[in-house]
Context: one part of a larger RNA
Molecule: small-subunit ribosomal RNA, 5' domain
Organism: uncultured bacterium
RNA sequence: GACGAACGCUGGCGGCGUGCCUAAUGCAUGCAAGUCGCACGCGCGGAGCUUGCUCCGUGAGUGGCGCACGGCUGAGGAUCACGUGGGAACAUGCCUCCUUGUGGGGGACAACAGCGCGAAAGCGAUGCUAAUCCCGCAUACGCUCGUGCAAACGAGGAAAGCGGCAACGCGCAGGGAGAGUGGCCCGCGGCCCAUCAGGUGGUUGGUGGGGUAACGGCCUACCAAGCCGAUGACGGGUAGCUGGUCUGUGAGGACAGACAGCCAGACUGGGACUGAGACACGGCCCAGACUCCUACGGGAGGCAGCAGCAAGGAAUUUUCGUCAAUGGGCGCAAGCCUGAACGAGUAACGCCGCGUGGAGGAUGACGGCCUUCGGGUUGUAAACUCCUUUUGGGGGGGACGAUGAUGACGGUACCCCUUGAAUAAGGCUCGGCUAACUCUGUGCCAGCAGCCGCGGUAAUACAGAGGAUUCAAGCGUUGUCC
Numbered sequence: 001g002a003c004g005a006a007c008g009c010u011g012g013c014g015g016c017g018u019g020c021c022u023a024a025u026g027c028a029u030g031c032a033a034g035u036c037g038c039a040c041g042c043g044c045g046g047a048g049c050u051u052g053c054u055c056c057g058u059g060a061g062u063g064g065c066g067c068a069c070g071g072c073u074g075a076g077g078a079u080c081a082c083g084u085g086g087g088a089a090c091a092u093g094c095c096u097c098c099u100u101g102u103g104g105g106g107g108a109c110a111a112c113a114g115c116g117c118g119a120a121a122g123c124g125a126u127g128c129u130a131a132u133c134c135c136g137c138a139u140a141c142g143c144u145c146g147u148g149c150a151a152a153c154g155a156g157g158a159a160a161g162c163g164g165c166a167a168c169g170c171g172c173a174g175g176g177a178g179a180g181u182g183g184c185c186c187g188c189g190g191c192c193c194a195u196c197a198g199g200u201g202g203u204u205g206g207u208g209g210g211g212u213a214a215c216g217g218c219c220u221a222c223c224a225a226g227c228c229g230a231u232g233a234c235g236g237g238u239a240g241c242u243g244g245u246c247u248g249u250g251a252g253g254a255c256a257g258a259c260a261g262c263c264a265g266a267c268u269g270g271g272a273c274u275g276a277g278a279c280a281c282g283g284c285c286c287a288g289a290c291u292c293c294u295a296c297g298g299g300a301g302g303c304a305g306c307a308g309c310a311a312g313g314a315a316u317u318u319u320c321g322u323c324a325a326u327g328g329g330c331g332c333a334a335g336c337c338u339g340a341a342c343g344a345g346u347a348a349c350g351c352c353g354c355g356u357g358g359a360g361g362a363u364g365a366c367g368g369c370c371u372u373c374g375g376g377u378u379g380u381a382a383a384c385u386c387c388u389u390u391u392g393g394g395g396g397g398g399a400c401g402a403u404g405a406u407g408a409c410g411g412u413a414c415c416c417c418u419u420g421a422a423u424a425a426g427g428c429u430c431g432g433c434u435a436a437c438u439c440u441g442u443g444c445c446a447g448c449a450g451c452c453g454c455g456g457u458a459a460u461a462c463a464g465a466g467g468a469u470u471c472a473a474g475c476g477u478u479g480u481c482c
Stems, first nucleotide, its partner, number of pairs: 001481003005478005012354006018347002020312001025310003029307003034065003039062002042059008072265003082189006090182003095178008103137001105135003112127002115124003143156005161170003191237003198228003203225008240262004244255004267288005290301004318344001320343003326340001327338004357387004367378004392419006401409001426471002429468002431452003437466005447454002
């Protein structure tokens, strides 16, 4: 000098930031991912009538898209995880551009109905039904596969409709290109221990095969016997990495909280499914630990999301408001959802700014303290006079943020009027280092202390008082880094 700090004393305001560093401990409760009726059938309510149809609203369901983003955490990991620079054997929903097509059939399952089982969670069987759900057929020559040097030939492979009076719009399918994103490989770089010296059997390479979107011992069969290592292999310990932050003239050292990029994780371990994308925080299955419900047969759960609770701890906030803005999902749209976000609340936790009054006022009041008893000091300090009103109280106006409407913040910021010096100062230190000295008490006691050291009867070092120094809404102490 610095801090995500804590503790002690003290504490007026504002702006901007920051706030579980410990138990990746356990969690009550609420919310945090839905949306689409312009894909589809049905139930309920309402309206209209042409009485079985249309429209509106709503509910669960089928279907589509999203749920792989956003948000949290730092356990693990010494690793191509990260940073940087390259590479070739890849994928890509939504978006943009180009091109071609969208013909004709069939089927099922929910919802629903009536049954049955179960305490519940939920489940079973029967019957009906729609679609942008599912499946054949046709077409394709740009795609895939095979033969082939190529040309070419053969084989395989699509689709879905909805809205609108219409124009047309939104879609769907095949192919090509792009953008962005992601997967993979490599060079180089960045911790400690040699009281870890040898390590390795899919191990190192090859061939055939499998697998993947893709290269590859990624996997497998066979063959060879390699491969790594004092330029530190292997083992152990520690650790998310980086942009950056702190310090330092610098070289460097230390750190990685907030913000941003990447990685990893989602009760613990394992696994796949769906999907363009996951081996998936608020999805599934299995095992385990834990908690809860139970009619004892069986079930349910996962805050390292936002709040909040318990515990741990020196220590870390509200079970708040709004989708107004920015952004995201869905939707043609209207809109809905959004604890992302924007705000408010809380904490002197930090930085910055402001105030607690200003000017005058001495034959130097009173009181306190000291005294050589003369006086000195507190001290222009107070009183007193004049002035001001930041802040505070009262009243009025009142935004920007919204470039149509829409403002949570918020009657906030800000402006004007008015009132009254009023509502607002403490902490530490005063032996030397180190700026600031006396008195009293105590008597190696009580105590102080960062180091040196003070205290045993005149202590500037303990305690109190007066005074002084210093910083100031803070001041000290402790911890940590340079």